[in-house]
Context: one part of a larger RNA
Parts: sequence; structure tokens; C1' cells
RNA sequence: GGAUGAACGCUAGCGGCAGGCCUAAUACAUGCAAGUCGAGGGGCAGCAGUACUUUUCGGAGUAGCUGGCGACCGGCGCACGUGUGCGUAACGCGUAUGCAAUCUACCCACUGCACAGGGAUAGCCCGUGGAAACAUGGAUUAAUACCUCAUAAUACAGGGAGCCCACCUGGGCAUAUUGUUAAAGCUCCGGCGGCAGUGGAUGAGCAUGCGUCCCAUUAGCUAGUUGGUAAGAUAACGGCUUACCAAGGCGAUGAUGGGUAGGGGUUCUGAGAGGAUGAUCCCCCACACUGGUACUGAGAUACGGACCAGACUCCUACGGGAGGCAGCAGUAGGGAAUAUUGGUCAAUGGACGCAAGUCUGAACCAGCCAUGCCGCGUGCAGGAAGACGGCCUUCUGGGUUGUAAACUGCUUUUAUCAGGGAAAGAAAAGGCCCUUGCGAGGGAAAUUGCCGGUACCAUAUGAAUAAGCACCGGCUAACUCCGUGCCAGCAGCCGCGGUAAUACGGAGGGUGCAAGCGUUAUCC
Repeated sequence: GGAUGAACGCUAGCGGCAGGCCUAAUACAUGCAAGUCGAGGGGCAGCAGUACUUUUCGGAGUAGCUGGCGACCGGCGCACGUGUGCGUAACGCGUAUGCAAUCUACCCACUGCACAGGGAUAGCCCGUGGAAACAUGGAUUAAUACCUCAUAAUACAGGGAGCCCACCUGGGCAUAUUGUUAAAGCUCCGGCGGCAGUGGAUGAGCAUGCGUCCCAUUAGCUAGUUGGUAAGAUAACGGCUUACCAAGGCGAUGAUGGGUAGGGGUUCUGAGAGGAUGAUCCCCCACACUGGUACUGAGAUACGGACCAGACUCCUACGGGAGGCAGCAGUAGGGAAUAUUGGUCAAUGGACGCAAGUCUGAACCAGCCAUGCCGCGUGCAGGAAGACGGCCUUCUGGGUUGUAAACUGCUUUUAUCAGGGAAAGAAAAGGCCCUUGCGAGGGAAAUUGCCGGUACCAUAUGAAUAAGCACCGGCUAACUCCGUGCCAGCAGCCGCGGUAAUACGGAGGGUGCAAGCGUUAUCC
């Protein structure tokens, strides 16, 4: 000098863009953060409508009949998105390869199918136990839920005449042939779906080489350990697991142990080499009160799922139960220190749905904070009696503050007042109609904006509403007076202060930055 997720002191007018618990991965009140589909199903608690019945004219009752729909069965989603950095020095990350050792729901393309039956069970109804959480008995019912059966290969499993390569056990290709395995319907008739297979796309898994902090005052470490055979397990290779056999494997090119730490793209600095860094944004990893376990599923060993154990908190009728903010806000605590218990799904994206649409603390916006960067303003021109006052002085005087002020004229960014007001974010899209084999294309009419009555425009008023902070001995731009008298104090280093201190305190003046200026901390 530059930099910062900064903090502190003094000060503070506005706007744009960004950033905002670095500490206690401490504990959490409250609300919200993952639902959706009635075009899968039985139904109908509530709401609205309709029809009928009844009526004391208020209403009541009946009918799933219609719109719809609580709870329930079923499907898809909840493995994404969000947060945090505890752990992790390698099972991670980065990079380069590989899998002839692999899986992949939804999506795209293509091929071929979708026959016939059955038994249950939620819900509803009737009970029981319990304070509750909830548990439980009986009866009854449906499905794109479940089961059986049929059919089926380019799927899977066997079997292999024969051919090829090796020639020693073996390896590869493979016709005929045997066995196994599937489905679901709904509909507004437009459509939406189902099953098997192949290929693609996407995502994931695994393997290998190289790179990846400090300590040798850590020198030896290792029995599933290293390798082989066989079997099991897995989507898949492999000591991944087991049995048997062999005795290996790693290590001063640092094993093992200990400490510290998420890694990278980046970011800061620097002429570069390098050093430092890993906030925000993006990719990967790990974790979701602590430890362990599996279930479901295409995918999890699953933040707002389950089970067990533990610590903690809460409820209890003492028998027993409930909970997990490292989601968004917010609270307490800790701390030098870090924000609102806000708005909207309008856009982008996601889940579900044929769609309309619903949900979405993702996201987009708004609020707070000079935390940073950038921009604007705090006026402009004239004006000498060089005014008053202050300060200095060699003192009837002079210098300086200083064109500074007053005063005259002008302007109005900003401010305030009343008014208008989004061009853009939506040429919307989706929906409807038409065309097309599909992708897609065309057409008509309409609706929708949180931000926001914001930005912006324009009217009026009037210099009006707006300057501080640090420093002035040298380094280092900027000097005098007074006070003090090795005191009080200053200080980054050198050093100032003991009676004329440009170094302490004040004043006047000056210098440097400026809505900031200084200090502290850290990095180059």
C1' cells in the first nucleotide's frame, strides 16, 4: 500500500447493487417449511345446490341426486429442494482413465402384448379397554390394492449337434431344444393410463494411477492381516463374508501413532514465482439430539419416516405417553459481533394432476444494518468598509481567518407539499379451436403483477433540509500562542515532558480524506 462475512470510537443527507451468528453441531416457546390425484376405489362427516315430504312458515327431515369433499384404501412424490461443517488426512476431494464387473422410477424412440377367475381388508356400522397417546373384538364392502390361472421372447435359467482360439486342464460363438416369468383399467369419448423387452437420455455404484497440512522428542506396524482355492453375499468386482491352504503385506521415497482440518472451482495479495484463503455463488463429500439397526422403495441405511438404547425437556388420572429448528422467522444463552415471529406464488423452478388447479419460508420481493462497493448532494455567480469577532504581532500600526461573511442576483439535484402514474418484468404461458404420423405449427377471444400507487413524470415553495473525522517533531502533507513543568500526559519506531515544549492539554491557523474518518484484529 492492498484486502476483510469484521468489531470499536466519533459522526451521518439520499439512492443503486451486494453482504449479514466467523462464538455454543448449545437448548428451544409459537407459527409455517410436502403434498397431490374423485379421469384408481368404496363412500359421504362438513359446505353449497336441487328434488321430495312436513310445517307452528322460523325451520326440520329424506335422497350421494348435483357441485364438490373430511377421514379411509390405492398411486406418485416425500432420496429433490433447504440447512450446517460435527466428523473425515482418505472410504473424501481434484484430475486422468476404466467397468467384458454394474443398476437406473419418471422421460424419449421402437417392438410385442393386455385372456379368465378368486379371496380378503381399511372405511362405514355395533362394541370393549384407556386420563391420554392409542389399542382391540364382531359384522360388512370396493379398487389401477392382493392372489391364482392363461399366453409370451430379442428377457432369465439350463442344455448343447457344431464352429473358432488355445492345445494341457480351458476360453469364445452358437442352430434345434427344455423350463421360468406379465398386465388394469378409468373416461367428459377428446383422452389418460397398464405389462414385457430393446436402445437412448439422465442419475447412481464400483475400480485404478497421480496429486492433496504439521510432528521422528511417534520407528517399527499388521491374523481377515497379504495371497490362493471353493462357497456365500451383492445390481456388480473384490477378504465383502466364511471354510481350508500358504506366510505373507506395509515401512526413513516416513509405515504406525499423534495433532489440525471438510475438499475443489475460487478469493486476497504479489511484477511474477509464490504466500495466504475456502464467507457469499457453483460442484463433490459428510451430518440432521447422541450411538446403533434395518424396513419400504428405481433410489435411503432416509433432517421435518420406523425400531432399540442413552442424555435432556414436557404431559399424566402415576398405569403410561410425547418431543428433536445444523429448514424460514423468532427466543434464551454465549459473544467484540451479525437482521423481520413480513408479503406473494406474479415470474423462475419443483411435487401431484388430462386439465383447471392445489401445495411450495425453494424462489422472487419487501423490512432492518454506512457492513462493503459504486453514484449523487450539502449550492452557483458577483461581492473589499478587506466589516465585526477570534488569533498572532516588532502594537496610534500591521498580518491572518478571508470572497470567507454580510449584501445583490441566479438555480432547485435533493427535501417538503398537493397531483398523475408502469413502458418493462407477461408479444405471456397454460386453457379453447384447427392442422399434423409425432414433435410441432397456426388461429380467435379473454384473464392474471407480490413488488406497488413503488420507480418515474410533472406543479409549487424556498439556499431553503444536509459535514464530519483524523492528523500537523522526523518517517509524513501540515505552526504559532497559552497552560503545564520528568507532573499531568503522549507514543507505530526513533523518542517527547525537569520554566519560552511546532511531540502533553487547550486555542487560532493549517494538512489529508470525506458520508465517512480513525483505532484494533487478521492475511499478502
Predicted 3D model of a 524-nucleotide part of an RNA (small-subunit ribosomal RNA, 5' domain) from an uncultured prokaryote. Its mean pLDDT, the model's own confidence on a scale to 100, is 83.